[in-house]
RNA sequence: GACCGAUAAAGGCAAACCACCCAAAAGGAUGGGACGCAAAGCCAUGGGUCUAAGGCUCUAAAUGAGCUAUGAUUGCCAGGUUGCCGAA
Numbered sequence: 001g002a003c004c005g006a007u008a009a010a011g012g013c014a015a016a017c018c019a020c021c022c023a024a025a026a027g028g029a030u031g032g033g034a035c036g037c038a039a040a041g042c043c044a045u046g047g048g049u050c051u052a053a054g055g056c057u058c059u060a061a062a063u064g065a066g067c068u069a070u071g072a073u074u075g076c077c078a079g080g081u082u083g084c085c086g087a088a
Base pairs, nucleotide, nucleotide: 004086005085012037013036017032018031019030021028022027035075041081042080043079045078046077047076048073049072050071054068055067056066057065058064
């Protein structure tokens, strides 16, 4: 240094839920709060999943139905990239 991840040490992040704000929604921000996480740091590149404003189609019509990301999810999986510590 690399691989690896310990009943090690110092720390870090923060699920659900609640308040409030943004958004058509999914979801996100802030504060509280901890389910957990060795990358639960970052990137939407590939796949998956969620939503359907807009667009298209159906319907006599509808505040209806269906299809579709350009939207979202890195705490779904993979990939890329950066990082703390140092036992076996």

The RNA shown here (c-di-GMP-I riboswitch aptamer) has 88 nucleotides and comes from Desulfovibrio sp. Rfam family: c-di-GMP-I riboswitch aptamer. Gene Ontology term of the family: cyclic-di-GMP binding. It was read from a public genome assembly, where an Rfam model found it. Its mean pLDDT, the model's own confidence on a scale to 100, is 89. The source organism's lineage runs through Bacteria, Thermodesulfobacteriota, Desulfovibrionales, Desulfovibrionaceae and Desulfovibrio. The model forms 95% of the base pairs in the Rfam consensus.